[in-house]
Molecule: RNase P RNA; transfer RNA
Organism: Terriglobales bacterium
RNA sequence: CGAGUCUCCCAGGUGAUCGCGGGCGGCGUACCGACGCUUCCGCUUCGGCGGUUGCUGAGGGCGUCGUUCGAGGAAAGUCCGAACUCCACAGGGCAGGGUGCUGGGUAACACCCAGGGGGCGCGAGCCCACGGAAAGUGGAACAGAGAGCAGACCGCCAACGGGCGCGGCAGCCCUUCGAGGGCGCGGCGCUGCGGGCAAGGGUGAAACGGUGCGGUAAGAGCGCACCAGCGGUCCCGGUGACGGGGCCGGCUCGCCAAACCCCACCUGGAGCAAGACCGCAUAGAGGGGGAGGGGUGUGUCCCGCCCCGCUACCACCCCAGGGUCGGUCGCACGAGGCGCGCGGUGACGCGCGCCCCAGACGAAUGAUCACCACGGAGCAAUCCGACAGAAUUCGGCUUACGGGAGACUCGGAUU
RNA sequence: GCGGGAGUAGUUCAGCGGUAGAACGCCAGCUUCCCAAGCUGGAUGUCGCCGGUUCGAUCCCGGUCUCCCGCUCCA
Repeated sequence: CGAGUCUCCCAGGUGAUCGCGGGCGGCGUACCGACGCUUCCGCUUCGGCGGUUGCUGAGGGCGUCGUUCGAGGAAAGUCCGAACUCCACAGGGCAGGGUGCUGGGUAACACCCAGGGGGCGCGAGCCCACGGAAAGUGGAACAGAGAGCAGACCGCCAACGGGCGCGGCAGCCCUUCGAGGGCGCGGCGCUGCGGGCAAGGGUGAAACGGUGCGGUAAGAGCGCACCAGCGGUCCCGGUGACGGGGCCGGCUCGCCAAACCCCACCUGGAGCAAGACCGCAUAGAGGGGGAGGGGUGUGUCCCGCCCCGCUACCACCCCAGGGUCGGUCGCACGAGGCGCGCGGUGACGCGCGCCCCAGACGAAUGAUCACCACGGAGCAAUCCGACAGAAUUCGGCUUACGGGAGACUCGGAUU
Repeated sequence: GCGGGAGUAGUUCAGCGGUAGAACGCCAGCUUCCCAAGCUGGAUGUCGCCGGUUCGAUCCCGGUCUCCCGCUCCA
């Protein structure tokens, strides 16, 4: 200098002017007005009650001024986990859904930390839905001989059966007695037949262990040695996943569970438009549904439970109708933040101290100017500066995106 | 804000993990004086996009983008 890896941090600053939302406070007000006192009237069980007149004026509304606070690391996607609220619910089971190496962290998680195993990278490091395929069912197109108790196209072999050829014989038969022919026997060679084989070639994503020696007609775990893998068993280390070693076994029993499934564990539903209270309004009128609860009858010895019929009282749902297009709470002190100390490899926990940090609903958090800082473009003046905006609240994950710092790795050059 | 669904040819939709189809439309030819209708033939896909599982993905699993639908209170 180049290429990369990991961890952490920031999300421009200051001032002026104008503006927006929340909290708090001051002042003003011809607005509303609790409690108390009071005038008069009515009623009275003589305690008071109802209406009414005036005074006081807590508090509220409106206006104005001051002060203070006012988006994010992802506020996003809504993918997980919770808090909170309502509905349902004896318990258990089935169905459905989810998670899936081990140990820990946490309120909880599919998140995080540490470890194990596997994979990738020269390396720093990174990635893994990582239980079970010798429980069962199923799948593997095309190609290929054969795709799962597999198979024989090319090829190899000629042991066995057959065929053909060659030459042979102290054998038998025929004979025209020269040879020759037939049968038989054993030998050699070939084999496109029956057959043996699975080493080599070839197909495929995948072809039923690898190397060597023996063995054989040729071969093959067929046998043996070593290696790899699997199963069983024993010992050692570890909390455990797992690791190391000994012995035995058949020689090998492959892939897919983000296919059904099996195993272990978890799991009720809806969501702040949840839900609670108040105000206005109307008629809490009418029609329909379904069979949950209650009632009655029947079957069963009784209960639970289940089935059927009748009734239509309550609750529920729908249609149609009315009102507001409302107010208050939920809703901002929280699994809160920051700092220090201690424990822990770490995630994290404990203790002490400090801080209060948006709360709106046609939904505030802004605009302009000046100067400074950083980076880039340009000769300069100057211009440009990432992704992106809370909506009940937290913990995560994922996605989008600008800049900086530190540590480390690899390569090159120079000394 | 909360919940649900869908992306396949120009359009509307099918589609057991194994070469993606149908109807309408489009193009060409025949027919006709010409058009329509009819007949014959043909073309047409980034299966929204990016990863993963698998020998192999439109299909299974994640992420992402776009579109559509439903839900106010009194009650």